Record summary: Predicted 3D model of a 1578-nucleotide RNA (small-subunit ribosomal RNA) from an uncultured Synergistota bacterium. Its mean pLDDT, the model's own confidence on a scale to 100, is 83.
[in-house]
RNA sequence: AGAGUUUGAUCAUGGCUCAGGACGAACGCUGGCGGCGUGCCUAACACAUGCAAGUCGAGCGGUCCGGCACUCAACUCCGUAUCCACCGCAAGACCUUCCCCCAAAGCGCUUCUCCUUAGAAAGAGAAGCGGGGGAACUGAGCCCCCCGGUGGGUAGCGAGUUGAGUACCGGAUAGCGGCGGACGGGUGAGUAACGCGUGGAUAACCUGCCUGAAAGACCGGGACAACACCGGGAAACUGGUGCUAAUACCGGGUACGCUCCUUUGCCUACCAGGCAAAGGAGGAAAGGGGAAACCCGCUUUUAGAGGGGUCCGCGUCCCAUUAGCUAGUUGGCGGGGUAAUGGCCCACCAAGGCGACGAUGGGUAGCCGGCCUGAGAGGGCGACCGGCCACACUGGGACUGAGAUACGGCCCAGACUCCUACGGGAGGCAGCAGUGGGGAAUCUUCCGCAAUGGGCGAAAGCCUGACGGAGCAACGCCGCGUGAGUGAUGAAGGCUUUCGGGUCGUAAAACUCUGUCGGGGGGGAAGAAAAAAAUGACGGUACCCCCGAAGGAAGCCCCGGCUAACUACGUGCCAGCAGCCGCGGUAAAACGUAGGGGGCGAGCGUUGUCCGGAAUUACUGGGCGUAAAGGGCGUGUAGGCGGCCCGCGUAGUCAGAGGUGAAAUGCCGCCGCUCAACGGCGGGACGGCCUCUGAAACCAGCGGGCUUGAGGACAGGAGAGGGGAGUGGAAUUCCCGGUGUAGCGGUGAAAUGCGUAGAUAUCGGGAGGAACACCAGUGGCGAAGGCGGCUCCCUGGCCAGUAACUGACGCUCAUGUGCGAAAGCUGGGGUAGCGAACCGGAUUAGAUACCCGGGUAGUCCCAGCCGUAAACGCUGAAUGCUAGGUGUGGGUGUCGUAGGGCAUCCGUGCCGGAGUUAACGCGCUAAGCAUUCCGCCUGGGGAGUACGGUCGCAAGAUUGAAACUCAAAGGAAUUGACGGGGGCCCGCACAAGCGGUGGAGCACGUGGUUUAAUUCGAUGCAAACCGAAGAACCUUACCUGGGUUUGACAUGUACGUGUUACUGAUCUGAGAGGAGAGGGACCUUCACUUCGGUGGGGGAGCGUACACAGGUGCUGCAUGGCUGUCGUCAGCUCGUGUCGUGAGAUGUUGGGUUAAGUCCCGCAACGAGCGCAACCCCUGCAUCCAGUUGCCAUCGGUUAAGCCGGGCACUCUGGAGGGACUGCCGGCGAUAAGCCGGAGGAAGGUGGGGAUGACGUCAAGUCAUCAUGGCCCUUAUGUCCAGGGCGACACACGUGCUACAAUGGCCGGCACAGCGGGAAGCGGAGGGGCGACCCUGAGCGGAUCCCUUGAAAGCCGGUCCCAGUUCGGAUUGCAGUCUGCAACUCGACUGCAUGAAGUUGGAAUCGCUAGUAAUCGCGGAUCAGCCAAGCCGCGGUGAAUACGUUCCCGGGCCUUGUACACACCGCCCGUCACACCACCCGAGUUGGGUGCACCCGAAGCCGGUGGCCGAACCCGCAAGGGGCGGAGCCGUCGAAGGUGUGCCUGGUAAGGGGGGUGAAGUCGUAACAAGGUAACCG
Repeated sequence: AGAGUUUGAUCAUGGCUCAGGACGAACGCUGGCGGCGUGCCUAACACAUGCAAGUCGAGCGGUCCGGCACUCAACUCCGUAUCCACCGCAAGACCUUCCCCCAAAGCGCUUCUCCUUAGAAAGAGAAGCGGGGGAACUGAGCCCCCCGGUGGGUAGCGAGUUGAGUACCGGAUAGCGGCGGACGGGUGAGUAACGCGUGGAUAACCUGCCUGAAAGACCGGGACAACACCGGGAAACUGGUGCUAAUACCGGGUACGCUCCUUUGCCUACCAGGCAAAGGAGGAAAGGGGAAACCCGCUUUUAGAGGGGUCCGCGUCCCAUUAGCUAGUUGGCGGGGUAAUGGCCCACCAAGGCGACGAUGGGUAGCCGGCCUGAGAGGGCGACCGGCCACACUGGGACUGAGAUACGGCCCAGACUCCUACGGGAGGCAGCAGUGGGGAAUCUUCCGCAAUGGGCGAAAGCCUGACGGAGCAACGCCGCGUGAGUGAUGAAGGCUUUCGGGUCGUAAAACUCUGUCGGGGGGGAAGAAAAAAAUGACGGUACCCCCGAAGGAAGCCCCGGCUAACUACGUGCCAGCAGCCGCGGUAAAACGUAGGGGGCGAGCGUUGUCCGGAAUUACUGGGCGUAAAGGGCGUGUAGGCGGCCCGCGUAGUCAGAGGUGAAAUGCCGCCGCUCAACGGCGGGACGGCCUCUGAAACCAGCGGGCUUGAGGACAGGAGAGGGGAGUGGAAUUCCCGGUGUAGCGGUGAAAUGCGUAGAUAUCGGGAGGAACACCAGUGGCGAAGGCGGCUCCCUGGCCAGUAACUGACGCUCAUGUGCGAAAGCUGGGGUAGCGAACCGGAUUAGAUACCCGGGUAGUCCCAGCCGUAAACGCUGAAUGCUAGGUGUGGGUGUCGUAGGGCAUCCGUGCCGGAGUUAACGCGCUAAGCAUUCCGCCUGGGGAGUACGGUCGCAAGAUUGAAACUCAAAGGAAUUGACGGGGGCCCGCACAAGCGGUGGAGCACGUGGUUUAAUUCGAUGCAAACCGAAGAACCUUACCUGGGUUUGACAUGUACGUGUUACUGAUCUGAGAGGAGAGGGACCUUCACUUCGGUGGGGGAGCGUACACAGGUGCUGCAUGGCUGUCGUCAGCUCGUGUCGUGAGAUGUUGGGUUAAGUCCCGCAACGAGCGCAACCCCUGCAUCCAGUUGCCAUCGGUUAAGCCGGGCACUCUGGAGGGACUGCCGGCGAUAAGCCGGAGGAAGGUGGGGAUGACGUCAAGUCAUCAUGGCCCUUAUGUCCAGGGCGACACACGUGCUACAAUGGCCGGCACAGCGGGAAGCGGAGGGGCGACCCUGAGCGGAUCCCUUGAAAGCCGGUCCCAGUUCGGAUUGCAGUCUGCAACUCGACUGCAUGAAGUUGGAAUCGCUAGUAAUCGCGGAUCAGCCAAGCCGCGGUGAAUACGUUCCCGGGCCUUGUACACACCGCCCGUCACACCACCCGAGUUGGGUGCACCCGAAGCCGGUGGCCGAACCCGCAAGGGGCGGAGCCGUCGAAGGUGUGCCUGGUAAGGGGGGUGAAGUCGUAACAAGGUAACCG
């Protein structure tokens, strides 16, 4: 930076598409590691669960716990003291065991049961125990003192327990109180706004905590929670009574520099500002900790810092199919309210305010720093990070507070969810995780407060889903790895191949080496801190060392062009691909697979979106004659723009300085993580805005002046300019009258029509309407539409002249307004001609047309609408500038006697230079060079349609989309082709002529049909007697049947083979073939040999096997070669030069001429090539040469005959050269080319004929002549054989033959050719047969013989006499001949017999221009024969006609038009039918939004009231009263809700409407060529 795509090609226009970058992405395939980032774009959908805002006990009273100490009370205990009482024993005490008795009750205790209860207790019942005695055991005390025991009293000390209380210490904390819950975190719903950005203002304001400064804290008082008690409630919660503390609350005092009032001075910017002074009035406080020092608080004032409120300038999306909006609306006075201005709110007064510089309405949207893209200007976006705003389920509301109208506060209403005892309550993840849902799609119910930051606290500390980290996800960016070196038998294998090879490919293997990442082990941070200590979630992480092993780690897309990368196979318009163009219908680099290659790489593709490319909205940086685009034309408003000179001032402008432009981002430099991503530091930048100072050229402004722009005046000029009134003649028609008679009229031709009731024609008279011949012009006028007899009246504009006047008064023009052809509309008139509709007549397949006859509206006038057009110069207006030439209209000046010339101005044409343009063209009348203003365009279709608005009586006009769909649509020019365009010119093209075909019969070919097969090909001309110049078998490719499989044929290899090859009686068979006795070799080499031969090897042959053969199987649209055709037409091209942006043109066109691009002349062309012509062959003339045909010409002989001798003169044969060249003469012509005529000549203008076929066209024909790529078959699609078929036959076509007869048939007689052929041949003569033919065989490989006869037509004579015949010969019968292995299918010929159709052929159509047509026979190839009447040749006889080029066909050249280019057999339009798609209308129906009116009216603020309630203050001893406050009630406002009525916008809908799209539907033919009626606009 461009590229692809409209065309046959070209240039330009123009759209579509691609290559780039980006992403909060998603999807597909794939996925090793790490770092740094990022991660609900959708449902501001609903949310389970946990956590996200608390903290302070150093504000306070309680409460609880722990500790310590004390007091009190009760109880218990021990010992002591004391008092009292009792008890016991060696006669055996206490203790232990056993037995007996009282004995029952009661009581006590224990156990159990019952009752009860939640379980107990209480109660009841039952049993046992107690007391006494005895015994045994034991062995020591006992009475009084003492002692012991038991019981009781008192005293006191001590201890303990319980309870109560007090003080202190520590911990906890429900409540009161303080601070914080207005920060931090989320989201983007709303908002088009001072919301945001930027810059200002606040003299109109507030500010807790923090900092600095000044001063202060005195005296009092009353409550309320907690708590206690009593209630209500399921719960949430709550009522009453009573008690109580404070840094809670209240009163009083005091106070400043605070506030207010009054007065005054100064400063300032109008003030409500600031400073200062005087007087008056008002207003404060709280304590806590500490041993203390002191610390933390408190009050008033002030300053600051930081934060905020409000106001203003500028900027901030789309729709005008939203144009008008507005009642607190705009302003004022007064008041209320607020921290504060304000209509913020209220009362009154005024009637304003906003809007095309876009108000109002609707839609969409958070804004910005920035992000992406871009060279930039710009465009798009607003995730993450940062600033601001808004919101917190939806709507409304206030309270508290320094701050909120408050995300995790309150009240009300609504929707939703949950609980409930149905009475009533609770809730709000757009905090972090997480769930459901929605969606193409977006994460863990993680760890930690270690760091940073925040709240509270004196602090310790507590709280912190802010934050720091980890997890998940290739979502993005960045880095790393998946190994490195060596390694050629270029391994195996894959793919491919021309079979040689090529390629994957040093790639692998192998050898050597390394150790990143991952793995294992060991060590192990920084991040942590300012005196020290302590403190790490991340994390045993980063990092370091060691170990081990190439070991664990590559995919994705693409390969037709754009665009880098190609082959094979498969498939066969199928399956599929595709971003655009487009690929796929049998050779697909485009589909699928494989191999190979290209690209990128842990990613790669796809999709979506944005910018770019796109100068495709163009400011930078586009256009409007014909591509899209100039308004139909004036007038003129707003707006934009505007002449010369001077001065002032400075808003724009410029300069300097200052402020701001947050940080981050981007850029530059340096630095830190190993690098990078990422991060840190510094710099610069931040395009802008504001302020100050200055400059004064320009622009604007103000003032003054000027005249050239503009205008006016004066005096002239031309004109179909406009309006009105009048008037004239010609013509048409009609009426009347005359003359006059049978037609007129009309057409391509006709008919309808008119006319004997007298038309047409003609003469006279009259009526009426419309239009104005000639003049008339490419002329004039007008802004355009438009304007045309003449006269008058009214009126607009224009031009030139003069230079006295005005003094920029100008240009353009959105909106507005006026004019505006034709048609059309309304009302009224008029109507001669013309004439939609309509009616007839024609035409036609039809003809609702074109042509003809009629004819209504209309055309005309008046008044009023309409407002369009191909309203065109397809060209807006104005001004200036930029060569000429030549016409024409209107002026003026000047020269001149005149004709006229010169100069100049205005208008109108043509040509043309520079320049311009894509080209065409334009070119002083610009489409050139510039300036100003307006209008308009942005692919085609849908569509100038729909909806809406405006206008209109209507018709309709104007404004004017979208869905959907296409890869183009379109312009100019080029080359062709074509035209029912033109010009010129050829051809048996027509015409003129002659003979045919088409009708008949037959033959042949073809189609069709049939068939087992009727083998195949050829199909308009240019297939069809064509391939086929020979189908009975063969041919033969087809069919049926029978065989065969290395093959009927070629080459190679291996093996076998002497009973081999070969031959082969015989059998079998339709044959091919099969079986097969017998016979039986050859060449070469070695050995042996009795020289006979034997044995071994090899070759040939044969057999077997394998490679292969074979195929008339397919593709002529894969091909070569060959051929047909246009066309024997005169054309087709190239080099160089020139022209053109280019395709291309020129040359090759033009003027002549020719059969010809033949030649001449001219010419930006000059030459050249392939064609034409000539050179070649045959033929026509003569000459020469040669002479076993010819001639007797000449001599001789013989005669039937050139038969013989002889000869080569002639004919002839066949070779050579000659001859003809417009050379000569005349005329015409440019003096040329040439043409016409003539002479001469056998021949004359190419003598006649042939051969010869340019570049190319038809995908023309041929794969079946041959060759050949690919495909297909391989015991068959090969090959062999027999028979059949190619010969079929209702038909159709083509080509022929024979005829239809008398120019003939038949019979008889007579005459004359040429080309050719001949040995498996031609076959004489002779003989036989009616004949075909046969017998025989002379001669001849041939200028000698034969075919070959006298060729036939012809000529002479005869006959037939117009008849289906003496025409015609088909068909059929019989009998034959010949060929051949064989004539049944299926040969030819002969004889006899038979005698069909046919009497000259419809439409149509063919050949031929002279030795031609016509007619007559002859020969030959192929061939055994022949279906040949075909073909190729030969000669005989031998015409007619051509005026001419209008027409048909074909062709050549030039030109023109074109919408064709597969090229007119082209292209293409509309209806209808079918399918699909989107849209419009639509009775309605159903959502959303919104306006207005009214009703209801929650919470709450405000106002009123406040008889009820209330501690603080006042009076009072008290009761009570006052004051103040409140509940309640009333009122204004007020959300939701309701009713009614409008408007806007969706969904859906019977049905209706057109539109678009869709290989092969229907009807016609409108358009493109004069498109067959020129087309088109209204």